[in-house]
The part of an RNA shown here (small-subunit ribosomal RNA, central domain) has 344 nucleotides and comes from an uncultured bacterium. The prediction has a mean pLDDT of 88. Its Rfam family is "Bacterial small subunit ribosomal RNA". On this family, see Yusupov et al., Science 2001: "Crystal structure of the ribosome at 5.5 A resolution".

Context: one part of a larger RNA
């Protein structure tokens, strides 16, 4: 390389959009590039292969043949693929009418809790733990009440729910924006699928300068525990967590399962439409259990890991190593691409 694979053994890119490329629905006509057939030319000799012959045999050599799987030209064939023209509606999209949701962005509002401050009541403890201590407190704490201020998060509803491409999204209201689904079959007429490079988005942590800072809380300090305790437990507490902007670009970014399309036994629950009524039926999702099949088995099983097709990504023994070097990106942290010697 071929073959074989990628849920967990090595292996699906974090996700989407999209360039080149690859692949692509039905009918008719035309063309004849691919494809197929005939003919002609060429395909040096040697070599290889077959037959025969010459050295006493063989190696070796000679003669003849075949072959040289190719290329060129020409004449035809037209099923399939391609090109061109025309048509179609089922793929795809649009329109109209409904409908759904924690989808996004911005602004406003709300109550509970917490902390702090002020005032009042009130007096000796509070807090914390396995037990304690550090800590707070007669300068009046803790507790209770009223008022004020601040930041962050939204109990119940809440679900095996829903939405989103993924990351993710939850108090309420408003504005703007996007999407799905269903129904009508009105319109366009293959406009499609995938997608190397590329672009955009991308949890948490982290970075930059600016704000904010209630609670929590890396680092740090103290108290305990312990043989020790750079921990687990306790008292504090800085960065951070929050906001706007600019970076970073990684995660067990997981369904450890790429995208799209078609087909394939049933049961049950549920979400959103439409439709029915005693019933149900149907479309799109979300779950569970199972048939066949698949699978090494666990399992999976119309939301496939079944049966097929197209395109992309990736794997090839363990360690060395996701390291070194170089390139690119980044303020940095680092990311991405990514070996070898050696060793088992």
């Nucleotide at each position: 390389u071929u073959g074989g694979g990628u849920u967990a053994a090595a292996a699906g890119g974090g996700u989407c959009c999209g360039u080149a490329g690859g692949c692509g629905g039905a009918u008719c006509a035309u063309u004849a590039a691919g494809u197929c057939a005939g003919u002609g030319g060429u395909g040096a000799a040697a070599u290889c292969c077959g037959a025969c012959a010459g050295c006493u045999c063989a190696a070796c050599u000679g003669u003849c043949g075949a072959a040289c799987u190719g290329c060129c030209a020409u004449u035809g064939a037209u099923a399939c693929u391609g090109g061109u023209g025309a048509u179609c509606u089922u793929g795809a999209g649009u329109a109209c009418g409904g409908u759904u949701g924690a989808a996004g962005u911005a602004g406003g509002c709300g109550g509970a809790a917490u902390a702090u401050g002020a005032c009042a009541u009130g007096u000796a403890g509070c807090g914390g733990u396995g037990a304690a201590a550090u800590g707070c407190u007669u300068a009046g704490a803790u507790a209770u009440g009223u008022c004020a201020u601040a930041g962050a998060a939204c109990a119940c509803c809440g679900a095996u729910u829903g939405c989103g491409a993924a990351g993710g999204c939850a108090g309420c209201c408003u504005a703007c924006u996007a999407a799905g689904c269903c129904g009508u079959u009105a319109c366009u007429g293959a406009c499609g699928c995938u997608g190397a490079g590329g672009g955009a988005c991308g949890a948490a942590a982290g970075u930059g300068g600016g704000g904010g800072g209630a609670g929590c809380g890396a680092a740090c300090a103290g108290g305990a525990u312990u043989a020790g305790a750079u921990a687990c437990c306790c008292u504090g507490g800085u960065a951070g967590u929050c906001c706007a902007c600019a970076c970073c670009g990684u995660a067990a970014a997981c369904g450890a399962u790429g995208a799209u399309u078609a087909c394939u036994c049933g049961g049950u629950a549920u979400u959103g439409g439409c439709u029915u009524u005693a019933u149900u039926g149907u479309c799109a999702g979300u779950g569970c259990c199972c048939a066949a099949g698949c699978g090494a088995a666990a399992g999976u099983g119309a939301u496939a890991a079944g049966u097929a097709a197209u395109c992309c990504a990736c794997c090839u023994g363990g360690g060395g190593a996701g390291u070194a070097c170089g390139g690119c990106c980044g303020u940095a942290a680092g990311g991405u691409u990514g070996a070898a010697a050696c060793u088992c």